The RNA shown here (transfer RNA) has 74 nucleotides and comes from a Candidatus Gottesmanbacteria bacterium. Model confidence (mean pLDDT): 80 of 100. It matches the Rfam family "tRNA". Rfam describes the family as follows. Transfer RNA (tRNA) molecules are approximately 80 nucleotides in length. Rfam classes the family as a transfer RNA. Gene Ontology term of the family: triplet codon-amino acid adaptor activity. Lineage of the source: Bacteria > Bacteria candidate phyla > Candidatus Gottesmaniibacteriota.

[in-house]
């Protein structure tokens, strides 16, 4: 060079056009419990979904691009 494949809360993952207010687990923080800590129960915050345009009544979800990562190839 080309050719494939991913980017969603701190971290990991569900989502496959519309009833979701982006849920769910560790993680943070409150509260209960404890004589304390741990473990357990509640409960709160946290992701406008890399980015830029496009298509749609409606986009995380299709589509073109850019950009970062990973793989193939001579």
């Nucleotide at each position: 060079g080309c050719c494939c494949c991913c980017a969603u809360c701190g971290u990991c993952u569900a989502g496959c056009g519309g009833u979701u207010u982006a849920g769910g687990a560790c993680g943070a923080c409150g509260c209960c419990u404890u004589c304390u800590c741990a473990a357990g129960g509640c409960g709160u915050a946290g992701a406008u979904c890399u980015c830029c345009g496009g298509u749609u009544c409606g986009a995380a979800u299709c589509c073109g691009g850019a950009u970062g990562g990973g793989g193939g190839u001579a």